[in-house]
Molecule: Bacterial RNase P class A
RNA sequence: CAGGUGGGGCGAUCCGUCGCGCGUGGACGUCAGUUCAUGUGAGGAAAGUCCGGACAGGGCAGGGCACCCUGCUGGGGAAAUCCCAGAUGGGAGUGAUCUCAUAACGCCGUAACAGAGAAUAACCGCCUUCGGGCAAGGGUGAAAACGCGAGGUAAGAGCUCACGACGCCCGGUCGGUGACGGCCGGCGGGUACGACGCCAGGGCCUGCAAGACCAAAUAUACUGGCAGAUGAGGGCUGCCCGCCCGAUGCCAGGGGGUAGGUCGCGAAGAUAAAUGACGGAUUUAAAAACAGAAACCGGCUUACGGCCCCACCUUUUUA
Numbered sequence: 001c002a003g004g005u006g007g008g009g010c011g012a013u014c015c016g017u018c019g020c021g022c023g024u025g026g027a028c029g030u031c032a033g034u035u036c037a038u039g040u041g042a043g044g045a046a047a048g049u050c051c052g053g054a055c056a057g058g059g060c061a062g063g064g065c066a067c068c069c070u071g072c073u074g075g076g077g078a079a080a081u082c083c084c085a086g087a088u089g090g091g092a093g094u095g096a097u098c099u100c101a102u103a104a105c106g107c108c109g110u111a112a113c114a115g116a117g118a119a120u121a122a123c124c125g126c127c128u129u130c131g132g133g134c135a136a137g138g139g140u141g142a143a144a145a146c147g148c149g150a151g152g153u154a155a156g157a158g159c160u161c162a163c164g165a166c167g168c169c170c171g172g173u174c175g176g177u178g179a180c181g182g183c184c185g186g187c188g189g190g191u192a193c194g195a196c197g198c199c200a201g202g203g204c205c206u207g208c209a210a211g212a213c214c215a216a217a218u219a220u221a222c223u224g225g226c227a228g229a230u231g232a233g234g235g236c237u238g239c240c241c242g243c244c245c246g247a248u249g250c251c252a253g254g255g256g257g258u259a260g261g262u263c264g265c266g267a268a269g270a271u272a273a274a275u276g277a278c279g280g281a282u283u284u285a286a287a288a289a290c291a292g293a294a295a296c297c298g299g300c301u302u303a304c305g306g307c308c309c310c311a312c313c314u315u316u317u318u319a
């Protein structure tokens, strides 16, 4: 004084000085604010924005197509690519344990190169009555129709039989809520892969910059009044005259939209946006790691120095 596996917890605390955002109260004020007091002010992931929800707006008789998600069993949950426990099979590890997969012995599709043939295949080969038959042997391939023996045959073949292996098939029985497992009997010969193919179940679209309310200046729909070719108004030009152009101009009301404000919105909260800095003390070997809310909630994933607790494994070891 070791190494590891699984699960859970923590992610410093207190004091002083200075500083910042927001709320409340007081004082001052030129009404914009200033100042004082007091309260409050980031995380376990606030992150990625991956999944679900709530809320909001839009859409919507009903149905279908397309598109998206899910796909072993039981339980939990509002739901979820969520959580817990479990089943079967493959892989890694001495082990604790980790990891991947799972929908019908269905249909359909694909199987590059090579090969005759990739699932109603004949190249060599074997047999032949020369029409053809044969999946045994050779050869190709990642993969070629269960293994072995005997029978059988023209030659062969699960074609038949014994034994064995396999099976997501059927029946019975026992165990289990179930997936499934044990045993007995029967049956079967079926290659591998594909679920952005068929199948079953579920799913409208967009997101707080959602959305609701109030609402200036300028321009203006519309309405009313007044003036106007007997010249409104404009230009040269600051004014008068003159010259030129020539049909609108002014006032009031007024709707919608914009800036802006309020709500949504919380004892942090939004506004380009505060939540900090320094010193000291304590715990400690060392206050170091990842990291900064942006409308809200439940998850998942990812990042992270270090510490503590529980169970378990390995090695000669109750470390």
Stems, first nucleotide, its partner, number of pairs: 002314009012282007020041009043290001047301002050299004055207004067203005072086005087102006106198002108194004123138002125134003146164002149161003166188002169186007211263004220255001222253006233245004